[in-house]
RNA sequence: UCCCCCUUCGUCUAACGGCAGGAUGCCGCACUUUGAAUGCGGCGAUCGUGGUUCGAAUCCAUGAGGGGGAA
Numbered sequence: 001u002c003c004c005c006c007u008u009c010g011u012c013u014a015a016c017g018g019c020a021g022g023a024u025g026c027c028g029c030a031c032u033u034u035g036a037a038u039g040c041g042g043c044g045a046u047c048g049u050g051g052u053u054c055g056a057a058u059c060c061a062u063g064a065g066g067g068g069g070a071a
Base pairs, nucleotide, nucleotide: 001070002069003068004067005066006065007064010024011023012022013021018054026042027041028040029039030038047063048062049061050060051059
């Protein structure tokens, strides 16, 4: 320098172009003499920008970060 792949709650992981969900963690409540466990509830995310589309996590372009390969 060139080519390919990946990027979603704190973490892990789903989502035919049509409500962004689950697990875990965290917080609160119940239970308990207290704690753990258990149950219930709550908070929490699409890497950035632009484009296509009635509608984008998803398609396209570009940038950023990470990984792999060629020279």

This is a predicted structure of a 71-nucleotide RNA (transfer RNA) from a Tepidisphaeraceae bacterium. The sequence is in RNAcentral, with records from ENA and MGnify. RNAcentral records the identical sequence in 4 taxa. Its Rfam family is "tRNA". Gene Ontology term of the family: triplet codon-amino acid adaptor activity. It is annotated as a transfer RNA. NCBI's taxonomy places the organism under Bacteria, Pseudomonadati, Planctomycetota, Phycisphaerae, Tepidisphaeraceae.